[in-house]
This is a predicted structure of a 74-nucleotide RNA (transfer RNA) from a Methanosarcinales archaeon.
It matches the Rfam family "tRNA". Rfam classes the family as a transfer RNA.
It was read from a public genome assembly.
RNA sequence: GGGGUCGUGGCCUAGUCCGGUAGGGCAGCGGGCUCCAGACUCGCCGAUCGUGCGUUCAAAUCGCACCGACCCCA
Repeated sequence: GGGGUCGUGGCCUAGUCCGGUAGGGCAGCGGGCUCCAGACUCGCCGAUCGUGCGUUCAAAUCGCACCGACCCCA
RNA backbone atom coordinates (compact mmCIF):
# COMPACT_ATOMS: atom_id res chain seq x y z
P G A 1 -0.89 3.80 3.58
O5' G A 1 -0.87 2.81 2.31
C5' G A 1 -0.69 3.36 1.02
C4' G A 1 -0.68 2.25 0.00
C3' G A 1 -1.92 1.36 0.00
O3' G A 1 -2.99 1.94 -0.73
C1' G A 1 0.00 0.00 0.00
P G A 2 -4.50 1.64 -0.30
O5' G A 2 -4.70 0.12 -0.76
C5' G A 2 -4.73 -0.21 -2.14
C4' G A 2 -4.95 -1.70 -2.32
C3' G A 2 -6.17 -2.27 -1.60
O3' G A 2 -7.38 -2.04 -2.29
C1' G A 2 -4.30 -3.64 -1.20
P G A 3 -8.76 -1.91 -1.43
O5' G A 3 -9.03 -3.40 -0.91
C5' G A 3 -9.31 -4.44 -1.84
C4' G A 3 -9.39 -5.77 -1.14
C3' G A 3 -10.39 -5.87 0.01
O3' G A 3 -11.72 -6.03 -0.42
C1' G A 3 -8.35 -6.85 0.66
P G A 4 -12.92 -5.52 0.51
O5' G A 4 -12.95 -6.58 1.70
C5' G A 4 -13.26 -7.96 1.43
C4' G A 4 -13.04 -8.80 2.65
C3' G A 4 -13.85 -8.40 3.87
O3' G A 4 -15.19 -8.89 3.81
C1' G A 4 -11.62 -8.80 4.51
P U A 5 -16.37 -8.08 4.58
O5' U A 5 -16.14 -8.43 6.12
C5' U A 5 -16.30 -9.76 6.59
C4' U A 5 -15.89 -9.87 8.04
C3' U A 5 -16.56 -8.89 8.99
O3' U A 5 -17.86 -9.30 9.37
C1' U A 5 -14.25 -8.91 9.40
P C A 6 -18.98 -8.19 9.70
O5' C A 6 -18.46 -7.53 11.06
C5' C A 6 -18.47 -8.26 12.27
C4' C A 6 -17.63 -7.58 13.33
C3' C A 6 -18.15 -6.23 13.83
O3' C A 6 -19.19 -6.37 14.78
C1' C A 6 -15.83 -6.09 13.43
P G A 7 -20.26 -5.14 14.97
O5' G A 7 -19.41 -4.03 15.75
C5' G A 7 -18.84 -4.32 17.03
C4' G A 7 -18.14 -3.09 17.59
C3' G A 7 -19.06 -1.91 17.88
O3' G A 7 -18.60 -1.22 19.03
C1' G A 7 -17.40 -1.26 16.33
P U A 8 -19.31 -1.54 20.44
O5' U A 8 -20.86 -1.27 20.16
C5' U A 8 -21.32 0.05 19.92
C4' U A 8 -22.79 0.16 20.27
C3' U A 8 -23.13 -0.14 21.72
O3' U A 8 -22.92 0.99 22.56
C1' U A 8 -24.64 -1.28 20.29
P G A 9 -21.93 0.88 23.82
O5' G A 9 -22.95 0.86 25.05
C5' G A 9 -22.47 0.96 26.39
C4' G A 9 -23.28 2.00 27.12
C3' G A 9 -22.95 2.11 28.61
O3' G A 9 -22.95 3.48 29.01
C1' G A 9 -25.26 1.62 28.30
P G A 10 -21.57 4.27 29.06
O5' G A 10 -20.76 3.47 30.19
C5' G A 10 -19.42 3.88 30.54
C4' G A 10 -18.78 2.83 31.43
C3' G A 10 -18.71 1.44 30.82
O3' G A 10 -17.58 1.28 29.99
C1' G A 10 -19.59 1.31 33.01
P C A 11 -17.69 0.40 28.64
O5' C A 11 -17.71 -1.09 29.19
C5' C A 11 -16.56 -1.66 29.79
C4' C A 11 -16.84 -3.10 30.19
C3' C A 11 -17.41 -3.98 29.09
O3' C A 11 -16.43 -4.47 28.20
C1' C A 11 -18.67 -4.27 31.06
P C A 12 -16.83 -4.79 26.67
O5' C A 12 -17.78 -6.07 26.78
C5' C A 12 -17.25 -7.31 27.21
C4' C A 12 -18.34 -8.36 27.29
C3' C A 12 -19.19 -8.56 26.04
O3' C A 12 -18.53 -9.33 25.04
C1' C A 12 -20.58 -8.50 27.93
P U A 13 -18.89 -9.04 23.47
O5' U A 13 -20.45 -9.39 23.34
C5' U A 13 -20.87 -10.74 23.39
C4' U A 13 -22.38 -10.83 23.55
C3' U A 13 -23.22 -10.41 22.34
O3' U A 13 -23.29 -11.45 21.37
C1' U A 13 -24.15 -9.51 24.32
P A A 14 -23.73 -11.08 19.85
O5' A A 14 -25.31 -10.94 19.96
C5' A A 14 -26.10 -12.08 20.24
C4' A A 14 -27.57 -11.74 20.28
C3' A A 14 -28.16 -11.15 19.01
O3' A A 14 -28.41 -12.14 18.03
C1' A A 14 -29.01 -10.02 20.91
P G A 15 -28.24 -11.79 16.46
O5' G A 15 -29.32 -10.63 16.24
C5' G A 15 -30.71 -10.91 16.28
C4' G A 15 -31.50 -9.63 16.24
C3' G A 15 -31.28 -8.76 15.00
O3' G A 15 -32.09 -9.19 13.92
C1' G A 15 -31.18 -7.41 16.95
P U A 16 -31.40 -9.76 12.56
O5' U A 16 -30.72 -8.47 11.92
C5' U A 16 -31.53 -7.36 11.55
C4' U A 16 -30.73 -6.33 10.78
C3' U A 16 -29.98 -6.89 9.56
O3' U A 16 -29.97 -5.91 8.54
C1' U A 16 -28.45 -5.91 11.07
P C A 17 -31.13 -5.99 7.42
O5' C A 17 -30.67 -7.23 6.53
C5' C A 17 -29.48 -7.18 5.78
C4' C A 17 -29.09 -8.56 5.32
C3' C A 17 -30.13 -9.28 4.48
O3' C A 17 -30.03 -8.89 3.12
C1' C A 17 -29.31 -10.73 6.15
P C A 18 -31.36 -9.00 2.18
O5' C A 18 -32.52 -8.27 2.98
C5' C A 18 -33.64 -7.72 2.32
C4' C A 18 -34.84 -7.63 3.24
C3' C A 18 -34.55 -6.93 4.56
O3' C A 18 -35.71 -6.18 4.95
C1' C A 18 -35.37 -9.10 4.98
P G A 19 -35.90 -4.70 4.51
O5' G A 19 -35.89 -3.87 5.86
C5' G A 19 -34.85 -4.04 6.84
C4' G A 19 -34.93 -2.95 7.89
C3' G A 19 -36.30 -2.75 8.50
O3' G A 19 -36.15 -2.32 9.86
C1' G A 19 -35.64 -0.78 7.40
P G A 20 -37.03 -3.09 11.01
O5' G A 20 -38.09 -1.98 11.44
C5' G A 20 -37.66 -0.78 12.10
C4' G A 20 -38.84 0.02 12.61
C3' G A 20 -39.88 -0.79 13.37
O3' G A 20 -40.43 0.05 14.37
C1' G A 20 -40.88 0.25 11.50
P U A 21 -40.57 -0.51 15.89
O5' U A 21 -39.66 0.50 16.74
C5' U A 21 -38.26 0.29 16.82
C4' U A 21 -37.54 1.58 17.14
C3' U A 21 -38.20 2.43 18.23
O3' U A 21 -37.21 3.10 18.99
C1' U A 21 -38.05 3.66 16.22
P A A 22 -37.13 2.86 20.59
O5' A A 22 -36.14 1.61 20.78
C5' A A 22 -36.57 0.31 20.40
C4' A A 22 -35.51 -0.73 20.66
C3' A A 22 -35.11 -0.88 22.13
O3' A A 22 -36.02 -1.71 22.83
C1' A A 22 -33.18 -0.86 20.74
P G A 23 -36.26 -1.50 24.43
O5' G A 23 -35.83 -2.93 24.99
C5' G A 23 -36.69 -4.03 24.89
C4' G A 23 -35.96 -5.35 24.88
C3' G A 23 -35.14 -5.70 26.11
O3' G A 23 -35.93 -6.11 27.22
C1' G A 23 -33.94 -6.28 24.17
P G A 24 -35.32 -6.00 28.72
O5' G A 24 -34.22 -7.17 28.75
C5' G A 24 -34.62 -8.53 28.66
C4' G A 24 -33.43 -9.45 28.63
C3' G A 24 -32.47 -9.33 29.81
O3' G A 24 -32.94 -9.99 30.97
C1' G A 24 -31.23 -9.41 27.80
P G A 25 -32.47 -9.43 32.43
O5' G A 25 -30.95 -9.89 32.54
C5' G A 25 -30.62 -11.27 32.55
C4' G A 25 -29.13 -11.48 32.52
C3' G A 25 -28.35 -10.75 33.60
O3' G A 25 -28.38 -11.41 34.86
C1' G A 25 -27.29 -10.43 31.52
P C A 26 -28.35 -10.51 36.20
O5' C A 26 -26.85 -9.96 36.23
C5' C A 26 -25.75 -10.85 36.36
C4' C A 26 -24.43 -10.13 36.17
C3' C A 26 -24.18 -8.96 37.11
O3' C A 26 -23.76 -9.37 38.42
C1' C A 26 -23.59 -8.34 34.92
P A A 27 -24.17 -8.44 39.67
O5' A A 27 -23.49 -7.02 39.38
C5' A A 27 -22.08 -6.88 39.45
C4' A A 27 -21.64 -5.50 38.98
C3' A A 27 -22.20 -4.34 39.78
O3' A A 27 -21.48 -4.12 40.98
C1' A A 27 -22.44 -3.88 37.48
P G A 28 -22.30 -3.61 42.29
O5' G A 28 -22.87 -2.18 41.88
C5' G A 28 -21.97 -1.09 41.64
C4' G A 28 -22.74 0.15 41.25
C3' G A 28 -23.85 0.54 42.21
O3' G A 28 -23.35 1.29 43.31
C1' G A 28 -24.68 0.58 40.00
P C A 29 -24.03 1.09 44.77
O5' C A 29 -25.44 1.81 44.62
C5' C A 29 -25.52 3.21 44.35
C4' C A 29 -26.96 3.65 44.17
C3' C A 29 -27.93 3.13 45.23
O3' C A 29 -27.88 3.89 46.43
C1' C A 29 -28.86 2.79 43.10
P G A 30 -28.19 3.13 47.84
O5' G A 30 -29.77 2.89 47.80
C5' G A 30 -30.66 4.00 47.87
C4' G A 30 -32.09 3.56 47.67
C3' G A 30 -32.58 2.44 48.57
O3' G A 30 -32.89 2.87 49.89
C1' G A 30 -33.26 2.00 46.37
P G A 31 -32.80 1.79 51.10
O5' G A 31 -34.04 0.82 50.86
C5' G A 31 -35.37 1.31 50.98
C4' G A 31 -36.39 0.27 50.59
C3' G A 31 -36.37 -1.03 51.39
O3' G A 31 -36.97 -0.90 52.67
C1' G A 31 -36.61 -1.52 49.09
P G A 32 -36.50 -1.88 53.86
O5' G A 32 -36.99 -3.33 53.39
C5' G A 32 -38.38 -3.61 53.31
C4' G A 32 -38.60 -5.03 52.79
C3' G A 32 -37.96 -6.12 53.62
O3' G A 32 -38.76 -6.47 54.76
C1' G A 32 -37.54 -6.51 51.32
P C A 33 -38.03 -6.78 56.16
O5' C A 33 -37.21 -8.12 55.87
C5' C A 33 -37.88 -9.34 55.57
C4' C A 33 -36.88 -10.40 55.15
C3' C A 33 -35.73 -10.62 56.11
O3' C A 33 -36.09 -11.48 57.18
C1' C A 33 -34.90 -10.43 53.91
P U A 34 -35.75 -11.05 58.69
O5' U A 34 -34.15 -11.13 58.74
C5' U A 34 -33.50 -12.37 58.57
C4' U A 34 -32.00 -12.18 58.53
C3' U A 34 -31.42 -11.34 59.68
O3' U A 34 -31.23 -12.11 60.85
C1' U A 34 -30.50 -10.63 57.61
P C A 35 -31.74 -11.50 62.27
O5' C A 35 -30.86 -10.20 62.46
C5' C A 35 -31.27 -9.18 63.38
C4' C A 35 -30.09 -8.32 63.77
C3' C A 35 -29.26 -7.81 62.61
O3' C A 35 -29.81 -6.61 62.08
C1' C A 35 -27.82 -8.73 64.25
P C A 36 -29.85 -6.46 60.45
O5' C A 36 -28.33 -6.27 60.04
C5' C A 36 -27.63 -5.09 60.39
C4' C A 36 -26.17 -5.20 60.00
C3' C A 36 -25.91 -5.58 58.56
O3' C A 36 -26.01 -4.48 57.68
C1' C A 36 -24.52 -6.86 59.98
P A A 37 -26.58 -4.73 56.18
O5' A A 37 -25.45 -5.63 55.51
C5' A A 37 -24.21 -5.05 55.12
C4' A A 37 -23.21 -6.13 54.76
C3' A A 37 -23.57 -7.00 53.57
O3' A A 37 -23.27 -6.39 52.33
C1' A A 37 -22.81 -8.36 55.34
P G A 38 -24.19 -6.76 51.04
O5' G A 38 -23.80 -8.28 50.73
C5' G A 38 -22.50 -8.61 50.25
C4' G A 38 -22.32 -10.11 50.24
C3' G A 38 -23.29 -10.88 49.36
O3' G A 38 -22.87 -10.91 48.00
C1' G A 38 -23.20 -11.89 51.47
P A A 39 -24.01 -10.83 46.83
O5' A A 39 -24.82 -12.19 46.98
C5' A A 39 -24.21 -13.45 46.70
C4' A A 39 -25.10 -14.59 47.13
C3' A A 39 -26.51 -14.56 46.55
O3' A A 39 -26.57 -15.14 45.25
C1' A A 39 -26.64 -14.88 48.86
P C A 40 -27.54 -14.47 44.14
O5' C A 40 -29.01 -14.65 44.74
C5' C A 40 -29.55 -15.94 44.94
C4' C A 40 -30.87 -15.87 45.68
C3' C A 40 -31.91 -14.94 45.07
O3' C A 40 -32.62 -15.55 44.01
C1' C A 40 -31.75 -14.53 47.38
P U A 41 -33.09 -14.67 42.76
O5' U A 41 -34.23 -13.73 43.36
C5' U A 41 -35.42 -14.29 43.90
C4' U A 41 -36.25 -13.23 44.60
C3' U A 41 -36.55 -11.99 43.78
O3' U A 41 -37.65 -12.20 42.90
C1' U A 41 -35.80 -11.35 45.91
P C A 42 -37.71 -11.38 41.51
O5' C A 42 -38.28 -9.96 41.96
C5' C A 42 -39.61 -9.84 42.44
C4' C A 42 -39.89 -8.43 42.93
C3' C A 42 -39.55 -7.32 41.94
O3' C A 42 -40.54 -7.15 40.94
C1' C A 42 -38.71 -6.77 44.06
P G A 43 -40.12 -6.61 39.50
O5' G A 43 -39.71 -5.09 39.78
C5' G A 43 -40.71 -4.13 40.09
C4' G A 43 -40.10 -2.85 40.62
C3' G A 43 -39.27 -2.04 39.64
O3' G A 43 -40.06 -1.29 38.73
C1' G A 43 -38.15 -2.16 41.71
P C A 44 -39.44 -0.86 37.32
O5' C A 44 -38.35 0.24 37.70
C5' C A 44 -38.74 1.47 38.31
C4' C A 44 -37.52 2.27 38.71
C3' C A 44 -36.59 2.65 37.58
O3' C A 44 -37.06 3.79 36.85
C1' C A 44 -35.34 1.85 39.41
P C A 45 -36.61 3.95 35.32
O5' C A 45 -35.08 4.40 35.43
C5' C A 45 -34.73 5.58 36.13
C4' C A 45 -33.23 5.69 36.26
C3' C A 45 -32.46 5.64 34.95
O3' C A 45 -32.45 6.90 34.30
C1' C A 45 -31.41 4.25 36.58
P G A 46 -32.66 6.95 32.71
O5' G A 46 -31.26 6.45 32.16
C5' G A 46 -30.06 7.13 32.52
C4' G A 46 -28.86 6.25 32.24
C3' G A 46 -28.78 5.72 30.82
O3' G A 46 -28.21 6.67 29.94
C1' G A 46 -28.41 3.96 32.35
P A A 47 -28.97 7.03 28.56
O5' A A 47 -28.32 6.06 27.48
C5' A A 47 -26.91 6.05 27.28
C4' A A 47 -26.53 5.23 26.06
C3' A A 47 -27.17 5.67 24.77
O3' A A 47 -26.47 6.74 24.18
C1' A A 47 -27.21 3.30 24.97
P U A 48 -27.25 8.17 23.91
O5' U A 48 -28.00 7.97 22.52
C5' U A 48 -27.33 7.45 21.41
C4' U A 48 -27.03 8.57 20.43
C3' U A 48 -26.18 8.13 19.24
O3' U A 48 -27.00 7.58 18.22
C1' U A 48 -25.29 10.11 20.17
P C A 49 -26.41 6.48 17.19
O5' C A 49 -26.14 5.20 18.11
C5' C A 49 -24.91 4.98 18.75
C4' C A 49 -24.50 3.53 18.63
C3' C A 49 -24.13 3.11 17.21
O3' C A 49 -23.09 2.15 17.27
C1' C A 49 -25.95 1.82 17.98
P G A 50 -22.08 1.97 16.06
O5' G A 50 -20.94 3.04 16.31
C5' G A 50 -20.48 3.29 17.65
C4' G A 50 -19.33 4.26 17.61
C3' G A 50 -19.59 5.50 16.76
O3' G A 50 -20.25 6.51 17.51
C1' G A 50 -17.53 4.52 16.13
P U A 51 -21.34 7.47 16.76
O5' U A 51 -20.43 8.40 15.84
C5' U A 51 -19.53 9.34 16.43
C4' U A 51 -18.86 10.17 15.35
C3' U A 51 -19.80 10.75 14.30
O3' U A 51 -20.44 11.94 14.72
C1' U A 51 -17.96 9.73 13.22
P G A 52 -21.92 12.28 14.14
O5' G A 52 -21.66 12.72 12.63
C5' G A 52 -20.89 13.89 12.36
C4' G A 52 -20.55 13.96 10.88
C3' G A 52 -21.73 13.92 9.93
O3' G A 52 -22.40 15.16 9.82
C1' G A 52 -20.02 12.49 9.15
P C A 53 -24.00 15.14 9.44
O5' C A 53 -24.02 14.72 7.90
C5' C A 53 -23.45 15.58 6.91
C4' C A 53 -23.32 14.88 5.58
C3' C A 53 -24.61 14.37 4.96
O3' C A 53 -25.37 15.39 4.32
C1' C A 53 -22.97 12.69 4.80
P G A 54 -27.01 15.20 4.24
O5' G A 54 -27.19 13.98 3.23
C5' G A 54 -26.77 14.10 1.88
C4' G A 54 -26.83 12.78 1.16
C3' G A 54 -28.22 12.16 1.01
O3' G A 54 -28.95 12.75 -0.05
C1' G A 54 -26.65 10.51 1.66
P U A 55 -30.57 12.78 0.06
O5' U A 55 -31.02 11.26 -0.10
C5' U A 55 -30.80 10.56 -1.31
C4' U A 55 -31.32 9.14 -1.21
C3' U A 55 -32.74 9.02 -0.68
O3' U A 55 -33.70 9.22 -1.71
C1' U A 55 -31.33 7.46 0.41
P U A 56 -34.97 10.20 -1.40
O5' U A 56 -35.83 9.39 -0.35
C5' U A 56 -36.36 8.11 -0.68
C4' U A 56 -36.87 7.41 0.54
C3' U A 56 -37.82 8.22 1.41
O3' U A 56 -39.14 8.25 0.89
C1' U A 56 -36.25 7.09 2.76
P C A 57 -39.98 9.65 0.99
O5' C A 57 -40.34 9.74 2.54
C5' C A 57 -40.90 10.94 3.08
C4' C A 57 -41.38 10.68 4.50
C3' C A 57 -40.36 10.03 5.41
O3' C A 57 -39.49 10.98 5.99
C1' C A 57 -42.42 8.89 5.58
P A A 58 -37.92 10.64 6.11
O5' A A 58 -37.89 9.44 7.18
C5' A A 58 -38.29 9.67 8.52
C4' A A 58 -38.39 8.36 9.27
C3' A A 58 -37.13 7.51 9.27
O3' A A 58 -36.24 7.91 10.29
C1' A A 58 -39.01 6.16 8.74
P A A 59 -34.66 7.94 9.97
O5' A A 59 -34.27 6.40 9.85
C5' A A 59 -34.53 5.51 10.93
C4' A A 59 -33.40 4.51 11.10
C3' A A 59 -32.03 5.12 11.41
O3' A A 59 -31.28 4.20 12.19
C1' A A 59 -31.90 3.99 9.37
P A A 60 -31.44 4.20 13.79
O5' A A 60 -30.29 3.21 14.31
C5' A A 60 -28.93 3.57 14.16
C4' A A 60 -28.06 2.33 14.12
C3' A A 60 -28.12 1.56 12.81
O3' A A 60 -27.20 2.08 11.88
C1' A A 60 -28.40 0.07 14.64
P U A 61 -27.63 2.18 10.30
O5' U A 61 -28.03 0.69 9.88
C5' U A 61 -27.08 -0.36 9.95
C4' U A 61 -27.75 -1.69 9.65
C3' U A 61 -28.33 -1.79 8.24
O3' U A 61 -28.12 -3.09 7.74
C1' U A 61 -30.04 -2.10 9.85
P C A 62 -26.96 -3.31 6.64
O5' C A 62 -27.47 -2.42 5.42
C5' C A 62 -28.32 -2.97 4.42
C4' C A 62 -28.53 -2.00 3.29
C3' C A 62 -27.30 -1.18 2.89
O3' C A 62 -26.43 -1.91 2.04
C1' C A 62 -29.16 0.25 3.05
P G A 63 -24.85 -1.62 2.09
O5' G A 63 -24.70 -0.25 1.30
C5' G A 63 -25.02 -0.17 -0.09
C4' G A 63 -24.79 1.23 -0.60
C3' G A 63 -23.43 1.83 -0.28
O3' G A 63 -22.42 1.39 -1.19
C1' G A 63 -25.11 3.39 0.21
P C A 64 -20.91 1.26 -0.67
O5' C A 64 -20.43 2.78 -0.56
C5' C A 64 -20.35 3.59 -1.72
C4' C A 64 -19.98 5.02 -1.36
C3' C A 64 -18.75 5.17 -0.47
O3' C A 64 -17.53 5.07 -1.20
C1' C A 64 -20.49 6.52 0.35
P A A 65 -16.22 4.51 -0.46
O5' A A 65 -15.76 5.72 0.48
C5' A A 65 -15.36 6.95 -0.11
C4' A A 65 -15.22 8.03 0.95
C3' A A 65 -14.30 7.70 2.11
O3' A A 65 -12.93 7.88 1.80
C1' A A 65 -16.30 8.61 2.94
P C A 66 -11.82 6.93 2.52
O5' C A 66 -11.79 7.47 4.02
C5' C A 66 -11.36 8.80 4.29
C4' C A 66 -11.74 9.21 5.70
C3' C A 66 -11.12 8.38 6.81
O3' C A 66 -9.79 8.75 7.10
C1' C A 66 -13.42 8.71 7.25
P C A 67 -8.80 7.64 7.73
O5' C A 67 -9.34 7.47 9.22
C5' C A 67 -9.28 8.56 10.13
C4' C A 67 -9.81 8.15 11.49
C3' C A 67 -9.25 6.86 12.05
O3' C A 67 -7.97 7.04 12.65
C1' C A 67 -11.59 6.85 12.32
P G A 68 -6.91 5.82 12.60
O5' G A 68 -7.49 4.77 13.64
C5' G A 68 -7.61 5.12 15.02
C4' G A 68 -8.39 4.07 15.78
C3' G A 68 -7.89 2.65 15.63
O3' G A 68 -6.77 2.38 16.47
C1' G A 68 -10.23 2.68 15.38
P A A 69 -5.73 1.22 16.01
O5' A A 69 -6.53 -0.14 16.34
C5' A A 69 -6.85 -0.47 17.69
C4' A A 69 -7.62 -1.77 17.75
C3' A A 69 -6.99 -2.93 17.00
O3' A A 69 -5.95 -3.57 17.72
C1' A A 69 -9.29 -2.80 16.48
P C A 70 -4.74 -4.23 16.91
O5' C A 70 -5.36 -5.55 16.28
C5' C A 70 -5.85 -6.59 17.11
C4' C A 70 -6.66 -7.58 16.31
C3' C A 70 -5.96 -8.23 15.13
O3' C A 70 -5.08 -9.29 15.51
C1' C A 70 -8.10 -7.53 14.47
P C A 71 -3.82 -9.65 14.59
O5' C A 71 -4.45 -10.35 13.31
C5' C A 71 -5.11 -11.60 13.44
C4' C A 71 -5.76 -12.00 12.13
C3' C A 71 -4.85 -12.05 10.92
O3' C A 71 -4.08 -13.24 10.86
C1' C A 71 -6.83 -10.92 10.35
P C A 72 -2.68 -13.23 10.09
O5' C A 72 -3.08 -13.16 8.55
C5' C A 72 -3.74 -14.24 7.93
C4' C A 72 -4.14 -13.89 6.51
C3' C A 72 -3.01 -13.45 5.60
O3' C A 72 -2.26 -14.55 5.08
C1' C A 72 -4.83 -11.99 5.35
P C A 73 -0.73 -14.33 4.67
O5' C A 73 -0.81 -13.40 3.38
C5' C A 73 -1.37 -13.89 2.16
C4' C A 73 -1.42 -12.80 1.12
C3' C A 73 -0.10 -12.12 0.80
O3' C A 73 0.72 -12.90 -0.07
C1' C A 73 -1.79 -10.49 1.05
P A A 74 2.32 -12.80 0.07
O5' A A 74 2.66 -11.31 -0.39
C5' A A 74 2.45 -10.91 -1.73
C4' A A 74 2.67 -9.42 -1.90
C3' A A 74 4.04 -8.92 -1.45
O3' A A 74 5.06 -9.15 -2.40
C1' A A 74 2.35 -7.49 -0.62